[in-house]
RNA sequence: UGGGGAAUUGUGUAAAGGCAGCACGAAUGGCUCUGAACCAUUUAGUCGGGGUUCGAAUCCCUGUUCCCCAG
Numbered sequence: 001u002g003g004g005g006a007a008u009u010g011u012g013u014a015a016a017g018g019c020a021g022c023a024c025g026a027a028u029g030g031c032u033c034u035g036a037a038c039c040a041u042u043u044a045g046u047c048g049g050g051g052u053u054c055g056a057a058u059c060c061c062u063g064u065u066c067c068c069c070a071g
Base pairs, nucleotide, nucleotide: 001070002069003068004067005066006065007064010024011023012022013021018054025043026042027041028040029039030038047063048062049061050060051059
């Protein structure tokens, strides 16, 4: 420098244009002599900016960061 890929609650990972889920974690309560486990409830997210669309995590443009390949 060219090509390809990735970015989603604290962590990991889904969602192929129609309510953003799941697991772990965290908080509160129950259970227990105490703790673990278990049960119930809650917490918290689409990398930034623009565009298309009735509707965007998803499609388009641009930027940022990271990874891979080539030179």

Predicted 3D model of a 71-nucleotide RNA (transfer RNA) from a Planctomycetaceae bacterium. It matches the Rfam family "tRNA". By type it is a transfer RNA. Gene Ontology term of the family: triplet codon-amino acid adaptor activity. Rfam describes the family as follows. Transfer RNA (tRNA) molecules are approximately 80 nucleotides in length. The coordinates come from a structure-prediction model, not an experiment, and the mean pLDDT is 81. RNAcentral holds the sequence, with entries from ENA.